[in-house]
RNA sequence: UUGCAACUUAAUUGUUCCCUUCGUAUAUCCUCGAUAAUAUGGUUCGAGAGUCUCUACCGGAGCACCGAUAAUGCUCUGACUAUGAAGGUGGGAGUCGUGUAU
Numbered sequence: 001u002u003g004c005a006a007c008u009u010a011a012u013u014g015u016u017c018c019c020u021u022c023g024u025a026u027a028u029c030c031u032c033g034a035u036a037a038u039a040u041g042g043u044u045c046g047a048g049a050g051u052c053u054c055u056a057c058c059g060g061a062g063c064a065c066c067g068a069u070a071a072u073g074c075u076c077u078g079a080c081u082a083u084g085a086a087g088g089u090g091g092g093a094g095u096c097g098u099g100u101a102u
Stems, first nucleotide, its partner, number of pairs: 003017001005016003018088008026056001030048005041066002050057001058078007
């Protein structure tokens, strides 16, 4: 530190909601059109595609690149959503192991 949750059960039962962790999906990714800026910049809008899938398709940090013009790239980190699973103190004492923080 813990859901004094709701209903239910003979009950420490069951269900639901909520929270946490984990699995699956998707790679928070890819393609295209338009649009904006120009080393104090690298934006915005839209369409498509991707999931036995609704939704989302971005935020933050760092680095690079472009020497003047139209184009950005890489790395790290964070989820959200859908669905499934597990867990969320009966009291006390002790031992061992593991993890986290200082």